[in-house]
RNA sequence: AUCUUAUCGAGAAAGGCUGAGGGAACAGGCCCUGUGAAGCCUUAGCAACCGCCCCGUUUCGGGGGUCAGGUGCUAAAUCCUGCCCGGUGUGAGACCAAUCUCAUAUCCGGGAAAGAUGAGAA
Numbered sequence: 001a002u003c004u005u006a007u008c009g010a011g012a013a014a015g016g017c018u019g020a021g022g023g024a025a026c027a028g029g030c031c032c033u034g035u036g037a038a039g040c041c042u043u044a045g046c047a048a049c050c051g052c053c054c055c056g057u058u059u060c061g062g063g064g065g066u067c068a069g070g071u072g073c074u075a076a077a078u079c080c081u082g083c084c085c086g087g088u089g090u091g092a093g094a095c096c097a098a099u100c101u102c103a104u105a106u107c108c109g110g111g112a113a114a115g116a117u118g119a120g121a122a
Base pairs, nucleotide, nucleotide: 002121003120004119005118006117007116008115013043014042015041016040017039021032022031023030026082027081028080029079044074045073046072048071049070050069051066052065053064054063055062078114083111084110085109086108087107088105089104090103091102092101093100094099
């Protein structure tokens, strides 16, 4: 690096070195940042998965608790949006209403894609 699969609105920061960017990539937005970004180191913490226990279910799809060994993580929903579907609002058209169609949205919901992390595979 590739594939499979699960999860992603919870949780958890201080110090040192250093010195200008950072929030994965692109675009737009929004935000963090010399009261110190990113990176590295130390210490501390969290508890998602692996582990252990209990309950349920009926042999696996679940719920709860626990440990901190491994991985991981410790601003903001994976910071938000981007593609598709539905709803709602608004506008336009079909002479009015009903209804339908089209467009659009700082709106709501679902899904996809991409990404991150774990577990596994070759």
Annotation:
SAM riboswitch aptamer (S box leader) from a Balneolia bacterium, 122 nucleotides, folded computationally. Model confidence (mean pLDDT): 81 of 100. Of the family's consensus pairs, 97% are formed in the model. Rfam family: SAM riboswitch aptamer (S box leader). About the family: The SAM riboswitch is found upstream of a number of genes which code for proteins involved in methionine or cysteine biosynthesis in Gram-positive bacteria.